[in-house]
Context: one part of a larger RNA
RNA sequence: UCCUCGUUAAGGAACUCGGCCAAUUGACCCCGUAACUUCGGGAGAAGGGGUGCCCUUGUUAGGUGAAGUAACUUGCUUACGGAGCCGAAAAGGGCCGCAGAGAAAUGGCUGUAGCGACUGUUUACUAAAAACACAGGUCUCUGCUAAGUCGUAAGACGAUGUAUAGGGACUGACGCCUGCCCGGUGCUAGAAGGUUAUGGGGAUUUGUCAUCUUUCCAAUUCGUUGGGAAGAGAAGCAGUGAACCGAAGCCCUAGUAAACGGCGGCCGUAACUAUAACGGUCCUAAGGUAGCGAAAUUCCUUGUCGGGUAAGUUCCGACCUGCACGAAUGGUGCAACGACUUCAGCACUGUCUCAACGAGGAGCUCA
Numbered sequence: 001u002c003c004u005c006g007u008u009a010a011g012g013a014a015c016u017c018g019g020c021c022a023a024u025u026g027a028c029c030c031c032g033u034a035a036c037u038u039c040g041g042g043a044g045a046a047g048g049g050g051u052g053c054c055c056u057u058g059u060u061a062g063g064u065g066a067a068g069u070a071a072c073u074u075g076c077u078u079a080c081g082g083a084g085c086c087g088a089a090a091a092g093g094g095c096c097g098c099a100g101a102g103a104a105a106u107g108g109c110u111g112u113a114g115c116g117a118c119u120g121u122u123u124a125c126u127a128a129a130a131a132c133a134c135a136g137g138u139c140u141c142u143g144c145u146a147a148g149u150c151g152u153a154a155g156a157c158g159a160u161g162u163a164u165a166g167g168g169a170c171u172g173a174c175g176c177c178u179g180c181c182c183g184g185u186g187c188u189a190g191a192a193g194g195u196u197a198u199g200g201g202g203a204u205u206u207g208u209c210a211u212c213u214u215u216c217c218a219a220u221u222c223g224u225u226g227g228g229a230a231g232a233g234a235a236g237c238a239g240u241g242a243a244c245c246g247a248a249g250c251c252c253u254a255g256u257a258a259a260c261g262g263c264g265g266c267c268g269u270a271a272c273u274a275u276a277a278c279g280g281u282c283c284u285a286a287g288g289u290a291g292c293g294a295a296a297u298u299c300c301u302u303g304u305c306g307g308g309u310a311a312g313u314u315c316c317g318a319c320c321u322g323c324a325c326g327a328a329u330g331g332u333g334c335a336a337c338g339a340c341u342u343c344a345g346c347a348c349u350g351u352c353u354c355a356a357c358g359a360g361g362a363g364c365u366c367a
Stems, first nucleotide, its partner, number of pairs: 001362008010353002014351001019348001027051005036041001038173001052095006062086003068080004072075001096100001108346004113341002115338002120132002136171007148157003174333004179263003184260002186256005193251003199245002205239004211232009264282005291325001292322001303319005
């Protein structure tokens, strides 16, 4: 010097991001217990008092219940009976110590706001939470060989269930509520018209070719025959492939927001000023309703006012100028609950002013 402990004058959070740590409290009995509340709670709220030993009341209250007796329905019966044993709690009086739950074990408390209703679950090894789940709510799909899921399939789960059932999505107890927009995207329904794939359909046209025409050469019995070149070209075969027919989808027509989502701007106006119930105008599918609001959301910002403090960028209550709250991506309240987060108070303390002493261990020196 370090580690783990013990004690500490006066003060008592001045420490610190923050009472982190430590200390306080603590058992049992009695008294007593607020706001609020979903009437269950809150509550061990808070806050007080008592606790040892001896004697007396006192052979205590109370419990258990033997022997014995009686009755009959003769039984593991019923009634009476009270021996023995166990045994609180209280009152009065007394005794001892610094101290009587004499050691150990054994809640500190209160107020305030946020979030999440709650018990629960989670990052095994840095996060336990306001995250997840939850009961409850809503929408949607599914009529059973169900929808959905796994598998190439057979098959299986769903379910030995049957719409008070099963799958999916969102929200998240409870109370009060959940406004407007269907233009876009999605979904559902519709089928008149437009578009349209494979396919059907075959107009047209191309190649080839029997044959025919013209011409050249050769032969000729002068009738023709053979060969070459050019042109036309039926049917067939092989291509090309127009019009037309033609499903779903899309275009189209409606519905639907607890589907994805969205929910304006400028100007003027009242007999002080200020403000604007009111008016005008542009745009939109519609222009944010109730409630809340410098908020887990507010940049400017330590907004302004009030409270608490001697002094408060945090906190609480208001205001509304909401940069950029807002209604199941739920809005707003809310008792109870929380190893959650914020602020404040009481008690308590070596957290601190400011350090000291002690115990054990390590370090260090020597062996």